[in-house]
RNA sequence: AGAGUUUGAUCCUGGCUCAGAACGAACGCUGGCGGCAUGCUUAACACAUGCAAGUCGAACGGUAACAGGGGAGUGCUUGCACUCCUGCUGACGAGUGGCGGACGGGUGAGUAACGCGUGGGUAACCUGCCCCUUGGCGGGGGAUAACCAUUGGAAACGAUGGCUAAUACCGCAUGAGUCCUAGUCCUUCCGGGGACGAUGGAGAAAGGCUUCGGCCACCGAGGGAUGGGCCCGCGUUCCAUCAGAUAGUUGGUGAGGUAAUGGCUCACCAAGUCAAAGACGGAUAGCUGGUCUGAGAGGAUGAUCAGCCACACUGGGACUGAGAUACGGCCCAGACUCCUACGGGAGGCAGCAGUGGGGAAUUUUGCGCAAUGGGCGAAAGCCUGACGCAGCAAUGCCGCGUGAGCGAUGAAGGCCUGAUGGUUGUAAAGCUCUUUCGCUAGGGAAGAAGAUCUGACGGUACCUAGAGAAGAAGCACCGGCUAACUCCGUGCCAGCAGCCGCGGUAAUACGGAGGGUGCAAGCGUUGUUCGGAAUUACUGGGCGUAAAGCGGGCGUAGGCGGUUUAUCAAGUCUGGUGUGAAAUCCCGGGGCUCAACCCCGGACGUGCACUGGAAACUGGUGAACUUGAGUACUGGAGAGGGUGGUGGAAUUCCCGGUGUAGAGGUGAAAUUCGUAGAUAUCGGGAGGAACAUCAGAGGCGAAGGCGGCCACCUGGACAGAUACUGACGCUGAGGUCCGAAAGCGUGGGGAGCAAACAGGAUUAGAUACCCUGGUAGUCCACGCCGUAAACGUUGGGUGCUAGGUGUUGGGACAUUUCGCGUCUCAGUGCCGUAGCUAACGCGUUAAGCACCCCGCCUGGGGAGUACGGUCGCAAGAUUAAAACUCAAAGGAAUUGACGGGGGCCCGCACAAGCGGUGGAGCAUGUGGUUUAAUUCGAUGCAACGCGCAGAACCUUACCUGGGUUUGACAUCCUCGGAUCAAUACAGAGAUGUAUUUUCUUCUUCGGAAGUCGAGUGACAGGUGCUGCAUGGCUGUCGUCAGCUCGUGUCGUGAGAUGUUCGGUUAAGUCCGGCAACGAGCGCAACCCUUAUCCUUAGUUGCCAGCGAUUCGGUCGGGGACUCUAAGGAGACUGCCGGUGUCAAGCCGGAGGAAGGUGGGGAUGACGUCAAGUCCUCAUGGCCCUUAUGCCCAGGGCUACACACGUGCUACAAUGGCCGGUACAAAGAGCUGCGAAGCGGUGACGUGGAGCUAAUCUCAAAAAGCCGGUCUCAGUUCGGAUUGGAGUCUGCAACUCGACUCCAUGAAGUCGGAAUCGCUAGUAAUCGCGGAUCAGCAUGCCGCGGUGAAUACGUUCCCGGGCCUUGUACACACCGCCCGUCACACCAUGGGAGUCGACUGCUCCAGAAGUCGGUAGCUUAACCUUCGGGAAGGCGCCGCCCAAGGAGUGGUUGGUAACUGGGGUGAAGUCGUAACAAGGUAGCCGUAGGGGAACCUGCGGCUG
Repeated sequence: AGAGUUUGAUCCUGGCUCAGAACGAACGCUGGCGGCAUGCUUAACACAUGCAAGUCGAACGGUAACAGGGGAGUGCUUGCACUCCUGCUGACGAGUGGCGGACGGGUGAGUAACGCGUGGGUAACCUGCCCCUUGGCGGGGGAUAACCAUUGGAAACGAUGGCUAAUACCGCAUGAGUCCUAGUCCUUCCGGGGACGAUGGAGAAAGGCUUCGGCCACCGAGGGAUGGGCCCGCGUUCCAUCAGAUAGUUGGUGAGGUAAUGGCUCACCAAGUCAAAGACGGAUAGCUGGUCUGAGAGGAUGAUCAGCCACACUGGGACUGAGAUACGGCCCAGACUCCUACGGGAGGCAGCAGUGGGGAAUUUUGCGCAAUGGGCGAAAGCCUGACGCAGCAAUGCCGCGUGAGCGAUGAAGGCCUGAUGGUUGUAAAGCUCUUUCGCUAGGGAAGAAGAUCUGACGGUACCUAGAGAAGAAGCACCGGCUAACUCCGUGCCAGCAGCCGCGGUAAUACGGAGGGUGCAAGCGUUGUUCGGAAUUACUGGGCGUAAAGCGGGCGUAGGCGGUUUAUCAAGUCUGGUGUGAAAUCCCGGGGCUCAACCCCGGACGUGCACUGGAAACUGGUGAACUUGAGUACUGGAGAGGGUGGUGGAAUUCCCGGUGUAGAGGUGAAAUUCGUAGAUAUCGGGAGGAACAUCAGAGGCGAAGGCGGCCACCUGGACAGAUACUGACGCUGAGGUCCGAAAGCGUGGGGAGCAAACAGGAUUAGAUACCCUGGUAGUCCACGCCGUAAACGUUGGGUGCUAGGUGUUGGGACAUUUCGCGUCUCAGUGCCGUAGCUAACGCGUUAAGCACCCCGCCUGGGGAGUACGGUCGCAAGAUUAAAACUCAAAGGAAUUGACGGGGGCCCGCACAAGCGGUGGAGCAUGUGGUUUAAUUCGAUGCAACGCGCAGAACCUUACCUGGGUUUGACAUCCUCGGAUCAAUACAGAGAUGUAUUUUCUUCUUCGGAAGUCGAGUGACAGGUGCUGCAUGGCUGUCGUCAGCUCGUGUCGUGAGAUGUUCGGUUAAGUCCGGCAACGAGCGCAACCCUUAUCCUUAGUUGCCAGCGAUUCGGUCGGGGACUCUAAGGAGACUGCCGGUGUCAAGCCGGAGGAAGGUGGGGAUGACGUCAAGUCCUCAUGGCCCUUAUGCCCAGGGCUACACACGUGCUACAAUGGCCGGUACAAAGAGCUGCGAAGCGGUGACGUGGAGCUAAUCUCAAAAAGCCGGUCUCAGUUCGGAUUGGAGUCUGCAACUCGACUCCAUGAAGUCGGAAUCGCUAGUAAUCGCGGAUCAGCAUGCCGCGGUGAAUACGUUCCCGGGCCUUGUACACACCGCCCGUCACACCAUGGGAGUCGACUGCUCCAGAAGUCGGUAGCUUAACCUUCGGGAAGGCGCCGCCCAAGGAGUGGUUGGUAACUGGGGUGAAGUCGUAACAAGGUAGCCGUAGGGGAACCUGCGGCUG
């Protein structure tokens, strides 16, 4: 310090997630030692038991217990036991009294507060014990506990009578100070303070011990210290969907009360007080030093330690006291628990342990007062769950250990493997050492102050010795982020997951293993906080299009504010002082062996207060200025606003004329109007609304908005020149006014248009688009509404920062005027520099550079919704959430793809033609069905006469049955034998049995090679699966013209450029231009064939001329020709003309066998389709191994209600049949082609010549031509089907071959919708050959013969190429995507109600208690005239008041029949709204309508 994640990729915006640190933690796995810390975060829930606050006999009366002494007595062992008496002594239960139980310890419920923090005030106060100073302590009195007696009660606890003491209680005396009071003086900002002050008034005391020195207590006063009370400034959470709150309320006077101020309380008077700088209300919360995090600023937090506050079962109350409204005190009420004799009592762990409960979760009913501290005491001492220690817990931090060195055969084992090896790994073993920790044993502290004594911890720390590597390693992770990889298992299952995402048969992501990485007595997970997050932005963000500028003005508070000068010193700056507790953090030292930890010192503590100074800036005040702002004057421009008039054109309607059959409307129609006279046309009239041309990127207005003309009223801006005022300014939360269209109310008006509605069309439907009608409305007046894509999607103001070019209004210079020109002010457009921006773009009219003020934003959805409030007649507007859910949503730009976008171009793509298919029969393939099996594959084009160039057996992979198991085939080992072959028997055969025959080659004679049989195991074998694991091969787009690269340049980047553009081409073919210049794969050419010629060669081919001839190139001959097959030539837009950019090229022509690629073939760029093939072959993985292998027989692949594809033959006369006759090319042939001849109607048989082929054979070419016949018919067409008889091949034609002959003679008379091929030697038509093959072709591959028609053209269909445009698509339009409905689940709003919680108001009620009143009862101290009084107590009454009760409101939570929308879900239903012109451009506001998306009207926007 960053990283992952939106996309095909990019940049940006923006959220989500991760890496870090931390914790009073918890959970999982694991666990050696020690030190130091920490340990109920939940139920302020309830508590058994023990302990946590006592002490003082030197205050007192005393003597229950213990010990001792004394006296008396008894037993007697003469010093022991027992009994009685004695407070005499040490001591001491209970009691009186004093001090302390207000500290210490716990908890955080309440509290949003002077509660806390910080700094002050107290001139408004108190302070026991302690310290200093000072003055006293005289003399009396009356009681009362204890105790005794009687007595009540179960108990707790009392009652009555009697005795007694004090440092308990009460008068009196004294009074230096003190207090009250009259008075005088001083001081201060003070309702005050200080000093003096009588002749006035009030007010004290207690003793104890003693070594007799004193010590400790006691009282008054002054001072100090400590501790507190009260008051004030500032700071201190969230909600404004809490906006008004308040009657003791705010203040005054007087009184009461308090230690003290004060409405603290009361009486009276006044009507105030608080609040947008947030009152009141609600929610939450103890506050702080600090702690965690962070670079910091901040954010979160408030355990342990420390300070303050509050509380002590819940609520109320006072008493005592220096101090409490009192945790281990009291009274009352309530809830709960316990005891009870039922009458009544007792209790309060949020002290330490501990228990139950709750909870994910938090310890021992330990030791000790040795230390530190506290209470009491003169002290010894006692008490102390404060504290010091120990125990439990890896809860945390820190430290240590689990060994060290050498050790390669790189052992074994594991894992992997490409089978060589690699890795675990110097790791182990082995050898040599060491002993920390632990164990055993011996010694053994400091902590103790204070001379002695005193140690819970503790026989602890520590030291020494001994034995022995001995007793001591786990956890998580290994797809990316993020360090670390392989195998096996699993097969969208099981599972993982922080985010992205893994898993559907080769998973580095699941589970296991090996290996590795990280940390380590721990490691992971979960939770929480901060960080990263500049993702709330003070430091430090934004608002044209990503979320975000209020629709617009005016203006209040507030914020900000021109120039000069003087002054003040609030802000500001600076010095000093005080404070900012300690601890913590930081720095420097020191102590535990180190560290954690502890100790000492320093620094810090950004703050607050007081005080001295400075005066630039801000601010206050005074004085002045003119440039900001304004006023006056002159002038012109303008759809600025309001009111009243007025004008013409047009639509419609009415009346009349002319006139006749249509009009209207549409893509086409119909509804509609019209013979009752429409439409058309002419004249007249009525009425409403809107104002053509001018008109413009023009003008005006704050915005909405404003358009005929005239008049009146009225606002603003601009220009010019002077004068005046003198900062009067800018912005603007609330507030207020204006505010399109639609809509609402009342009353008018109503021509046209037109939601709704009706009808007609369209359509699968059409609640729409189109058409015909048509009502609200649109118009006016008055009043509401207050919203729009109210947009420049850009708030207002001021200043600064290049220009160019239009335009509107005004001015100046120059000019005689106009016009032109130059300058300038105010508007309004376009282009553009710097700069800015994610880019697009903006660019003096900023989105640039700055300042001031306001508004707004913080992921998408839920949702601008719900609830609440405000406004409205309503519609609704405004303000405005949450639960839940997703990992994105989004902006700009890029490359593609796509468009019922555009432009250009091509193709048998259409068109123009010719012939077919689809109908029939048959052949063949497929689907389906059937079957034991009908083996498998191919499935839009690009499967379907395809793999199959040929299934009777074989093939064959399928089925049934029979056999076989190292195998039909390969390699290796052992043993034996040659092998082969033949025969017989069994069997369907495979096979088995038996018999016969035979005895390989080489040799160094040992053996070796080959072959057969048997055996053994390694292995063979598999047409078994996966073509979605693959290679290879192939199809297709497409023989389409494209696909890319290097360097350079442009861009943040993806990318662009080049490859675009203008021409041209079959072509990214070529030319020109150009920030590009070049290059590669494609195109073309090179190759084959064909068309012409030449050369060479001349048999088996040829025969012009010559000769012979059996008349056949047959022979002699010949190379001329054809031909054969080698090599050349030829064609290149080369030539001419025109055109074109002096180009490429195109058009025409000449020559030529051939002309613009001459025809045909081979040749298939980058890539696409997970296209096809594991059954050609190869191959990974998986599977089978007496079977999914191998052998055999038979069957099947040939089935058949049906459907489709591809073909053949036809339907006939351009024909059929009969006879005659002519002309090919290319092939094949020894397991072969097979001639002539002969036989057969024929298939064919016989025959065997010739031929290993330019020689012989297949071989006859057919259509054609000539002649004849048939005469339009289911025929002399057509040949299916069937019967019979045969031929051939073959081991074998039954299932299931081909052919022949005789007979039979089906459908079919040119084929619906639809659809295919073909542009020239082509289509069509005719035959011939070949491969496969024993046999079997209508298929396939070739060959030649005859030989057309048509193409205007590119509008349309299909496919393709280039450029451009839009896009919400990128699996790329077979895309994306919206809403209703149905189902499931989830959260949520409303809801008749219902159940709680908190709370306001009005009442009732009134415990305890303070205060006040009172004479019913009653009383020791003082007074007394002895009657009583004073002063009390009890009782009673009154005020206040807790609990409780009643009524009525408010807030909030739970729940609820039913109901509303929302979200999420696998492949549901209906449509197709949006994205392309999305097929009616979309969207915004509003209104109506409709199953739904939506449609329509009105106005607006361009996104």
A computed fold for a 1503-nucleotide RNA from uncultured Candidatus Hydrogenedens sp., annotated as small-subunit ribosomal RNA. Its Rfam family is "Bacterial small subunit ribosomal RNA". The RNAcentral record of the sequence draws on SILVA. Model confidence (mean pLDDT): 85 of 100. The source organism's lineage runs through Bacteria, Candidatus Hydrogenedentia, Candidatus Hydrogenedentales, Candidatus Hydrogenedentaceae and Candidatus Hydrogenedens.